RNAcentral holds the sequence, with entries from MGnify. The RNA shown here (transfer RNA) has 72 nucleotides and comes from a soil metagenome.

RNA sequence: AGGCGGAUAGCUCAACGGUAGAGUGCUUGUCUCCAAAACAAGCGAUUGUAGGUUCAAGUCCUACUCCGCCUG
Repeated sequence: AGGCGGAUAGCUCAACGGUAGAGUGCUUGUCUCCAAAACAAGCGAUUGUAGGUUCAAGUCCUACUCCGCCUG
C1' cells in the first nucleotide's frame, strides 16, 4: 500500500429498513441467624466519527478513525 472482518448498556453478544434486546454486572426488595444461591423490581446505549439515500437507517451507500487477520 491492497484485501477481508469487527466497533451497539460497565462487560460478552443479539437485532427482515419500521418501539434497540438478552446474558452478566450494579442497586433495592423477598428469602436467610448472616451470607451465598434462588426469585422479583429497578438502573442502565448520542448504535466509533462525519456525510448521503429513504416517509423511516444499528441495518443500505461514501469517506475517515481504531482493533484483528491476510497478501505484498

It matches the Rfam family "tRNA". By type it is a transfer RNA. Rfam links the family to the GO term triplet codon-amino acid adaptor activity.